[in-house]
RNA sequence: AAAUAAUUAUGGAGAGUUUGAUCCUGGCUCAGAGUGAACGCUGGCGGCGUGGUUAAGACAUGCAAGUCGAACGCGAUUCGGUUGACCGCAAGGAAGAUCGAUGAAAGUGGCAAACGGGUGAGUAACACGUAAACAACUUGCCCUUUAGUUGGGGAUAGCUCGCUGAAAGGUGAAUUAAUACCGAAUGUGGUGGUUUUUCGCAUGAAAAAUUUACUAAAGCUUGAAAUGGCGCUAAAGGAGAGGUUUGCGGCCUAUCAGCUAGUUGGUGAGGUAAUGGCCCACCAAGGCUAAGACGGGUAGCUGGUCUGAGAGGAUGAUCAGCCACAUUGGAACUGAGACACGGUCCAGACACCUACGGGUGGCAGCAGUUUCGAAUCAUUCACAAUGGACGAAAGUCUGAUGGUGCAACGCCGCGUGAGGGAUGACGGCCUUCGGGUUGUAAACCUCUGUCGCUAAGGAGCAAACGUUGGGUUCAUAGCCCAACCUGAGUUAACUUGGAAAGGAAGCAGUGGCUAACUCCGUGCCAGCAGCCGCGGUAAUACGGAGACUGCGAGCGUUACUCGGAUUUACUGGGCGUAAAGGGUGCGUAGGUGGCUAUGUGUGUCGGAUGUUAAAUCUCGGGGCUUAACCCCGAAUCGCGUUCGAAACUGCGUGGCUGGAGUACUGGAGAGGCAAGCGGAAUUUAGAGUGUAGCGGUGAAAUGCGUAGAUAUUCUAAAGAACACCAAUGGCGAAGGCAGCUUGCUGGACAGAGACUGACACUGAGGCACGAAAGCGUGGGGAGCAAAAAGGAUUAGAUACCCUUGUAGUCCACGCCGUAAACAUUGUACACUAGAUCUUGGGACAUUCGACCGUUUCAGGACCUAAGCUAACGCGAUAAGUGUACCGCCUGAGGACUACGGCCGCAAGGCUAAAACUCAAAGGAAUUGACGGGGGCCCGCACAAGCGGUGGAGCAUGUGGCUUAAUUCGAUGUAACGCGAAGAACCUUACCUAGGCUUGAAAUACACGGGACAGACCAUGAAAGUGGUCCUCCCUUCGGGGCCCGUGAACAGGUACUGCAUGGCUGUCGUCAGCUCGUGUCGUGAGAUGUUCGGUUAAGUCCGGUAACGAGCGCAACCCUCGUCCUUAGUUGCCAUCAGGUAAAGCUGGGAACUUUAGGGAGACUACCCGCAAGGGGGGAAGGUGGGGAUGACGUCAAGUCAGUAUGGUCCUUACGUCUAGGGCUGCACACGUGCUACAAUGCCCGAUACAAUUAGACGCAAUACCGCGAGGUGGAGCAAAUCUAUAAAAUCGGGCCCAGUUCGGAUUGGAGUCUGCAAUUCGACUCCAUGAAGUCGGAAUCGCUAGUAAUGGCGUAUCAGCUACGACGCCGUGAAUACGUUCCCGGGCCUUGUACACACCGCCCGUCAAGUCAUGAAAGUCGGUUUUACCCGAAGAAUGUGUGCUAACCGCAAGGGGGCAGCAUGCUAAGGUGAGGCUGGCGAUUGGGACUAAGUCGUAACAAGGUAGCCGUAGGGGAACCUGCGGCUGGAUCACCUCCUUU
Repeated sequence: AAAUAAUUAUGGAGAGUUUGAUCCUGGCUCAGAGUGAACGCUGGCGGCGUGGUUAAGACAUGCAAGUCGAACGCGAUUCGGUUGACCGCAAGGAAGAUCGAUGAAAGUGGCAAACGGGUGAGUAACACGUAAACAACUUGCCCUUUAGUUGGGGAUAGCUCGCUGAAAGGUGAAUUAAUACCGAAUGUGGUGGUUUUUCGCAUGAAAAAUUUACUAAAGCUUGAAAUGGCGCUAAAGGAGAGGUUUGCGGCCUAUCAGCUAGUUGGUGAGGUAAUGGCCCACCAAGGCUAAGACGGGUAGCUGGUCUGAGAGGAUGAUCAGCCACAUUGGAACUGAGACACGGUCCAGACACCUACGGGUGGCAGCAGUUUCGAAUCAUUCACAAUGGACGAAAGUCUGAUGGUGCAACGCCGCGUGAGGGAUGACGGCCUUCGGGUUGUAAACCUCUGUCGCUAAGGAGCAAACGUUGGGUUCAUAGCCCAACCUGAGUUAACUUGGAAAGGAAGCAGUGGCUAACUCCGUGCCAGCAGCCGCGGUAAUACGGAGACUGCGAGCGUUACUCGGAUUUACUGGGCGUAAAGGGUGCGUAGGUGGCUAUGUGUGUCGGAUGUUAAAUCUCGGGGCUUAACCCCGAAUCGCGUUCGAAACUGCGUGGCUGGAGUACUGGAGAGGCAAGCGGAAUUUAGAGUGUAGCGGUGAAAUGCGUAGAUAUUCUAAAGAACACCAAUGGCGAAGGCAGCUUGCUGGACAGAGACUGACACUGAGGCACGAAAGCGUGGGGAGCAAAAAGGAUUAGAUACCCUUGUAGUCCACGCCGUAAACAUUGUACACUAGAUCUUGGGACAUUCGACCGUUUCAGGACCUAAGCUAACGCGAUAAGUGUACCGCCUGAGGACUACGGCCGCAAGGCUAAAACUCAAAGGAAUUGACGGGGGCCCGCACAAGCGGUGGAGCAUGUGGCUUAAUUCGAUGUAACGCGAAGAACCUUACCUAGGCUUGAAAUACACGGGACAGACCAUGAAAGUGGUCCUCCCUUCGGGGCCCGUGAACAGGUACUGCAUGGCUGUCGUCAGCUCGUGUCGUGAGAUGUUCGGUUAAGUCCGGUAACGAGCGCAACCCUCGUCCUUAGUUGCCAUCAGGUAAAGCUGGGAACUUUAGGGAGACUACCCGCAAGGGGGGAAGGUGGGGAUGACGUCAAGUCAGUAUGGUCCUUACGUCUAGGGCUGCACACGUGCUACAAUGCCCGAUACAAUUAGACGCAAUACCGCGAGGUGGAGCAAAUCUAUAAAAUCGGGCCCAGUUCGGAUUGGAGUCUGCAAUUCGACUCCAUGAAGUCGGAAUCGCUAGUAAUGGCGUAUCAGCUACGACGCCGUGAAUACGUUCCCGGGCCUUGUACACACCGCCCGUCAAGUCAUGAAAGUCGGUUUUACCCGAAGAAUGUGUGCUAACCGCAAGGGGGCAGCAUGCUAAGGUGAGGCUGGCGAUUGGGACUAAGUCGUAACAAGGUAGCCGUAGGGGAACCUGCGGCUGGAUCACCUCCUUU
């Protein structure tokens, strides 16, 4: 100087995870900080700190408390002086004596040992913290003051001797000193008695006077001496220390609710330093407790520490204050101080020594050992500093302390180099093969020298005390000055020189949270994981590598604390549906409380003051090179005292009427209790009529009935319930209350405004009431009806349905005390827009009287504003805005449970956990999907029709079986005459056998050789293998081309994965849908648009509308058919003209018609009626004119790796390739799709008429001839409007005559034709013969709405031929029916419910069986703790006694007084015995619970879940569950009623 005030400033972050998505509720988890830490990997230096958290377990060894000779006796030892027997020739030596100094060991005595050091077991307490009190107290050493310090006495330890013991030790005798001990004197004083005065907060305190009362002491030292110093005694005061008391404060548990006999108080003795039941005797009967006593559990308390924005929460290592403890328990002694860590006594446990008789010990002091444990250091140095004990002092002692050592245990600082350096080296990794990255990183060049190493130097902590000298002083002082002396750590800090980049980097992570990505390996394995989760062949999630990220001598993990968590909410939460309002009322304590006046000053506010230890934190400064660290200062929210204020609150007093209540008048009501009465109905009984059924159901049966039912009439009995009125109506606190009348009785409401004067609100405990079921006793019992029985249904049916039927339902009295006891909404009060209806009163207005109307109270409903809400919704009857009080909640399950307690006759009720498991459970709303929910609509979906399939034979495909192989794929619709528009070889992918290996085909390379080709031989089934003959071209002379052989790259793969893919396709579905932009609504997912009213084939169009527009789909545009016009006529056509034939567009010609193929026209609701829908006209065609192509967003991990393409994997003398043969055609069987039939609308024979599409040269093939025929011979014509490819059914005539046939044609035998290298496995066709099954097809099922179905033939692709009866096309003939949308199927839209979202092929419940885990009960058993009764009773102090012994004092003596020992009494630790309380371990067996990819039985719940569900209760049942009674809506659907909104 600063730290002060004001202002400024500082100061609070979230994320992941429930869902298809959303919002909310709600838990779990993470990111931060911290630690006395531990573990893993790693480790250069220094500073400052810290280091047995577990066993208050046990401890070897050493040390941690001594000191004083200036208190005392003795005096070993050593030294010096004098002397000196004796020895020696002498020098000298020397025992001894004496004087002086030194002063060991042990002892007497004093002080200290009660401090310092350790630990936290106990303790829930005046133990601690804080603030007070002591007029109820003590205090050694220290300081101040006053007064003294006189004169005597008797012992004793030591030492010596004796006895005894293993030892520890004990004992006796003799002798001795004191600052040890004891009398006496004196009394400044003190104490006691008496008196007086003053003061005080009660008891009381202080002072003064007086008194024959009582009461003290020790010496040592310095010096020649005086004196001084240190002591001692008495008293007073101080400082510091201690003791006691009190207010307030700080843990859990009520599944601990009552505790207490010295207990609470009094009187009087005792005891203490002192108050006090502290102790004792007597008396009284008190004391504590819901504001938590008593009990149980846990715990040293605090300053502080960690965290946090704070409030708080957690904690109590190191440092500091207090307390407690010292092997366990008890006890006292000494002392100023202890009931004493390194003292004593006793008892217990343990350990050690022993001669067995007896002794000894206490590390929770410092080191250290052992045990325990995840875990915590040296048996170090020094008293140099600081502090302590003793001493006059020197000094001694000091494991306090100061240092060093060990440990990254923590905090802080420093370093491991700096600059340049591109060919962006090598290597590694990746790669799209181009490159990228590691990476200026390295190498290399230049430079520096911190730390470490080495060499040299080198502080500070040290200044006092003391000694010596000097000064001051009367003085020799403890005062002043000077000099000297003292360093454990320690050569450590620091400085300088030297060399040298030399010695010095790791750990964790890389899916999200959370910074950081690729490759390889693995293949739900191995493993990871904090949460979500990853791994089943392309893993950024496992393991490795590279790269990267973070921190860095550390980094991670684990454990614990706070935070985030507003997730216990004081700051700062909630309770209609998420967890949460008590079933309802009355009311105690408590909490809260109207207006006004006054007093007080409790709370409250302000000022001053005391305290708030130090350290820490914060702020301002300073010192170590910095920092950590250290030093100085400031500040410090509490409590106390005091002064003041008086609005609000409390308290006292007085008043008021608005809250509340009383009295009066009046009407309403299923309010309650009791008694009486009534009619309808059911059942039963009696009597009559009457006859065969009744009853019951989806349909039946059980049951009743010819012994007369049901039905019907009359009469009687009995019990229970009260139709209509009747209602969103009324009453009640709730439960609940309903025929009528009477009696008794509670409450609410309205009116008027008399009275009281805050009397009020709420309400823990408590008390009362409390549906149904159930229980007890006694009645009653008609109907209904748990249980039970029977009949049905069913796979079963312990159910739903039916027939019976007992408790019960009813009454009286007594229990029970629970419900979805719900409005899932506690009670009371106040305030805050409206509309409508309704119940009970009052007033007004009006009327003859009423109704209607206006208004005001008290109820009951509904719709809405603001506001609130997560949303749904609530909205004056609040879930809005506020106040008061109570109850309740804190993830889900375990668990409306266990144990304990209380209640109950029982059933059971109330209260109410934990272990363990999970990461969710939940609310509201959204979009879908689904429903044995609803509405509307469409479709050959049904219906109405026609024809089929399913039965037969055959064809074909599939499954299955078989096989060496029967290659592969397709498998509900949407596989199965499908890939395959052609399997005898080939195809061919399969099997067998035989071969080849750079390969059957591709690209390029190296080496060697040579034409290649060709011809021939052998062998073989062929492929192939082996061999023989013959033999190049171009050239710039380098070589090139072509081919062969060898080698290595590579080829090749119909091998795998369609769940890695592209592309293509199927399907919903030619269904009408699917979306977007902007705007608007909603917190949001989303909605709106796209819904609604009509209409359409259509989200087609119109109208309306918070929407307005747009896109993909629909429609249209395209092709084809249908009418007309025009153009052009050849190969087509032929009306008119001419020619001509047996006939014929055959010819000239024609361009009219048909036709061909180019172009156009036409149809658009255009016209009429009608608002529209619709109807009508005209027209070839009329409402999409018929048909085709065209397939939205998407779904199905749909299909295809075997069409092709393609990632990855696999094979490489084989999973490649070639060849021959076989197989794909195999046959007890099953299914699909077809053909042919079963016949007369037919079949056969004969005659005869009319097409279109299309194909044709490796072809179609005419006329003609041959053959019964398939076909053959032959070949005109035709690359085609020219030539070729026979139309059939139909029609006409004849036959057949209802049969297994003149139907049907399978099968088989024989004979042939054609194709082809080849017809056996395994082709088609022809002829002759044969002549199966089949007589119209069960359950079931398919197609089709007009040129359609049905029926008839024709053509084409593939193709040598063909399995074609298939597929794709063409034309001919040519119908029937549709009332209609109830039902089946599919689809669309709207709506509703949902516990579904892998989306109903969903979800999901319980028993049983298996395994694992925790837990309850349990005969008992073993502990801990505690209470109580009794027994025994050590040491000890107290009291009593006076048997024994006895120095001081008294006494002449005897003796006395006093003391010691002994004995006794009560108290009492440990111990023993018995009975309990609480609590823990184990426990055969047993109960439920939780969890566990694919166990069993059912299907209870979610949709109307197929019997709506749920709550309470009772019974029953393998199980979910079922049934009865009462209740709830948190039930769908339909209808009705009431109300509301709107027109």

Record summary
This is a predicted structure of a 1543-nucleotide RNA (small-subunit ribosomal RNA) from a Puniceicoccales bacterium. It was read from a public genome assembly.